[in-house]
RNA sequence: CUCAAUGUAACGGGAGAGACCAUUUAGGCGCCGAAGGAGCAACCACCCCGGAAACUCUCAGGCAAAAGGACCGUUACCGUAAU
Numbered sequence: 001c002u003c004a005a006u007g008u009a010a011c012g013g014g015a016g017a018g019a020c021c022a023u024u025u026a027g028g029c030g031c032c033g034a035a036g037g038a039g040c041a042a043c044c045a046c047c048c049c050g051g052a053a054a055c056u057c058u059c060a061g062g063c064a065a066a067a068g069g070a071c072c073g074u075u076a077c078c079g080u081a082a083u
Stems, first nucleotide, its partner, number of pairs: 002082001007077007018029001020028002030063003036059001037057003043051002
């Protein structure tokens, strides 16, 4: 210098499940799995110490729209490895 990765920001996409009962805010019943959290472990690494799912749980969260939303994409910035 060119810049994977990582990170940050903006924009776009983005599922599931009662606009339930009750009736003013407490309570009751049912349900969802994609914030976060916890568990299992295929696998990775391995001297030791470890990492690890969209699976499972449903503590938290959620069950019209809006908002939120794992994750994906684009752009910009940042800038390590490598060349």

Background: This is a predicted structure of an 83-nucleotide RNA (Glycine riboswitch aptamer) from an uncultured Pelagibacteraceae bacterium. Rfam family: Glycine riboswitch aptamer. About the family: This family represents the bacterial glycine riboswitch. The sequence was found by an Rfam model in a public genome assembly. The coordinates come from a structure-prediction model, not an experiment, and the mean pLDDT is 77.